[in-house]
RNA sequence: AAUGUUUUUCGGCAAACCUAUCGAAAGGUAGGGACGCAAAGCCAUGGGUCUAAGGGGCAUAGGAGCCUAUGAUUGCCAGGUUGCCAAU
Numbered sequence: 001a002a003u004g005u006u007u008u009u010c011g012g013c014a015a016a017c018c019u020a021u022c023g024a025a026a027g028g029u030a031g032g033g034a035c036g037c038a039a040a041g042c043c044a045u046g047g048g049u050c051u052a053a054g055g056g057g058c059a060u061a062g063g064a065g066c067c068u069a070u071g072a073u074u075g076c077c078a079g080g081u082u083g084c085c086a087a088u
């Protein structure tokens, strides 16, 4: 420097749920808590999915409902990038 085993060490992260809080919502943040994860570190770049405030349009006394991300999701997939460890 490159590869990438789980057989190895020190460890790391933290689902659901609960409490508080932000948000129109999806969801986020903090604390508790562990379902799991060899990148479950980071990036919304491509795709997917979720939400619909605002906008559009139907209807109408109103309302429900329809379409649409500029919103969200990296623990949906891919891509980029960084890191730990055995062995070669």
Stems, first nucleotide, its partner, number of pairs: 002088002012037002017032006035075001041081003045078003048073003054068003058065001